[in-house]
Molecule: Glycine riboswitch aptamer
Organism: marine sediment metagenome
RNA sequence: UUGCCGGAGAGAAUCUGUCCCGACCAGCGACAGAUCGCCGAAGGCGCAACCAGCCCGGAAACGCUCAGGCAAAAGGACGGCGA
Numbered sequence: 001u002u003g004c005c006g007g008a009g010a011g012a013a014u015c016u017g018u019c020c021c022g023a024c025c026a027g028c029g030a031c032a033g034a035u036c037g038c039c040g041a042a043g044g045c046g047c048a049a050c051c052a053g054c055c056c057g058g059a060a061a062c063g064c065u066c067a068g069g070c071a072a073a074a075g076g077a078c079g080g081c082g083a
Stems, first nucleotide, its partner, number of pairs: 001083006011036001013035007037070003043066001044064003050058002
């Protein structure tokens, strides 16, 4: 690096519009935008124990939430096994 397995947290939020369905009303679902409320384990950034001693060096599961995420799916740090 790659294959398989495990893998948390937080609104199936509200409003508007479009699509689907439909005789009409209504309803379910999907998408987009806006509005707040939240999460941290893709990534990113910051501080730092510590390491290093050349350098506006390296460095977290800590912090911030830009990004990402808040039913399922997908993703997922990290761990196990194999190549």